The RNA shown here (Bacterial RNase P class A) has 386 nucleotides and comes from a Planctomycetota bacterium.
[in-house]
RNA sequence: UCAGCGGACCGCGUGAUCGCGGUCGGACCUUCGGGUCCGAUGGAGGAAAGUCCGGACUCCGCAGGGUCAGUCGGUGGGUAACGCCCACGGGUCGAAAGGCCACGGAAAGUGCAACAGAGAACAGACCGCCGAUGGCCGCGCGAGCGGCACAGGUAAGGGUGAAACGGUGAGGUAAGAGCUCACCGCCGGCUUGGUGACAAGGCGGGCACGGCAAACCCCGGCUGGAGAAAGGCCAAAUAGGGGAGGAGGGGCCCUCGGGUCCCAGGGGGCGGCCCGUCCCCUUCGACUCCCGGGUAGGCCGUUCGAGGCGACGCGCGAGCGUCGUCCCAGAGAAAUGAUCACGCCUCCCUCGAGGACAGGAUCCGGCUUACGCGUCCGCGCAAAGA
Numbered sequence: 001u002c003a004g005c006g007g008a009c010c011g012c013g014u015g016a017u018c019g020c021g022g023u024c025g026g027a028c029c030u031u032c033g034g035g036u037c038c039g040a041u042g043g044a045g046g047a048a049a050g051u052c053c054g055g056a057c058u059c060c061g062c063a064g065g066g067u068c069a070g071u072c073g074g075u076g077g078g079u080a081a082c083g084c085c086c087a088c089g090g091g092u093c094g095a096a097a098g099g100c101c102a103c104g105g106a107a108a109g110u111g112c113a114a115c116a117g118a119g120a121a122c123a124g125a126c127c128g129c130c131g132a133u134g135g136c137c138g139c140g141c142g143a144g145c146g147g148c149a150c151a152g153g154u155a156a157g158g159g160u161g162a163a164a165c166g167g168u169g170a171g172g173u174a175a176g177a178g179c180u181c182a183c184c185g186c187c188g189g190c191u192u193g194g195u196g197a198c199a200a201g202g203c204g205g206g207c208a209c210g211g212c213a214a215a216c217c218c219c220g221g222c223u224g225g226a227g228a229a230a231g232g233c234c235a236a237a238u239a240g241g242g243g244a245g246g247a248g249g250g251g252c253c254c255u256c257g258g259g260u261c262c263c264a265g266g267g268g269g270c271g272g273c274c275c276g277u278c279c280c281c282u283u284c285g286a287c288u289c290c291c292g293g294g295u296a297g298g299c300c301g302u303u304c305g306a307g308g309c310g311a312c313g314c315g316c317g318a319g320c321g322u323c324g325u326c327c328c329a330g331a332g333a334a335a336u337g338a339u340c341a342c343g344c345c346u347c348c349c350u351c352g353a354g355g356a357c358a359g360g361a362u363c364c365g366g367c368u369u370a371c372g373c374g375u376c377c378g379c380g381c382a383a384a385g386a
Stems, first nucleotide, its partner, number of pairs: 001386001004379006010372001012343007020043001022041008045357001049368002052366005057227004069223005074088005089103001090101004104218002109216002111212002126158002128154003133151002135148005166184006185207001186205003190201004231300004241291005248263007264282007307326008344355004
C1' cells in the first nucleotide's frame, strides 16, 4: 500500500555473576530503638496509566418525606454495584460476515432553524402551467369562436435549502390538488404471538399530528459528604496546663514589691567518697512525683481477596453453584537493575545495533487511552489472501 469481519491469548526465553529492597532462620554487636554478615524464599502490568464510572473499608452527618442540584434513560437478565457486561427488540451503515446508536416525551408550555430562497410552520406564486369565471381586443346576424395575460387560479414540474406541509401510479381538471381510487406510509382501536421491548394480521380513518429535548423543560430511576495524608492505638525530649509533697533567721536599700549581703538549710553538676568549688532555690517556691492534651517517632489499617488455577454441574450467554488445590510485592517518597553466554525476533545477508507501550503506593469490578507489520481460532465473499 492493497481485499475483509469478529474473538481469545502472548507481551522475549534459559543459565551464571554482581547489586537493590521485603519476609523467615542463624551468628555477632548494641545506646535495646536497632545494625552488620550468612543462608533460604518470593519481588510490577495487560494496560500497574488516565483517575472517567461503580463498590468494599473508614470517619463525619442523618427520624421520615419533600425541595434544589447532579447523573442516567429500548426490553429482559448478570452483578456487591455501575454510566459495565450478556441476550433480545427497534433504527441506521455495509454486497456479506458484521459495525454503530444519549434508543423516554415534540397533540403540556417556552424557544431555535445561519446561508440560500418568493416562502421555514397552522408557509409560500420567483420561473413555469392555466386563465374555466370576470376584464380588454378582434371576428361572427347569432349561439359562440379566436387572441391578450389585467384580475385571478394552481403546490403537478423547475429552482433554493439540512429540512418546502405524505410517496408512486391511475382517474379527474381550464390547469392542478387525497379532489377520488389502488398499493406503500401514517393515525386509532381490535385479534394473535412474546415475560417484555415489539412483531404479524385484519378493521376503520383521506391524513388531522414537520424537525430539534447532546435547547430550556416534562416524566421516570439513582445519588448525603470526604477520602488511606481515610481512620484507630502506643507515646520521648522541650515548653505550657492541673494536682500532691516541699526547707528560714538576721542586716542594709528602695518605687513596698522586690533586690542584695551574711549565716543556716535543700536540690543539682564535677568527683569512687569526704572536703572543696560552681549553679539554682527557701512559701509569688528550686526540685521531686502523679495526671491529662499533644508533637517527633513507632504499631495497626495493609494485603487471604466479590482471589488465582483445575474438574464437574446449571445457563444461548454474561455468569452462578459444588468440590479439590495454591499463597502470589507489600516496605519509608518508595527496591524490582546491570553485565556475560546461548537461543528467538527486527534492521535484505555478514558485522554491528536494537527488542514496544510503560512501572505498584488501601484493595477490588469496569471503561477509555497507549503499544507489536506478535500468535492462534472462527466467520463472510464469485475468486484470491500477499
Its mean pLDDT, the model's own confidence on a scale to 100, is 76.
Of the family's consensus pairs, 90% are formed in the model.
Taxonomically the source falls in Planctomycetota (Bacteria, Pseudomonadati).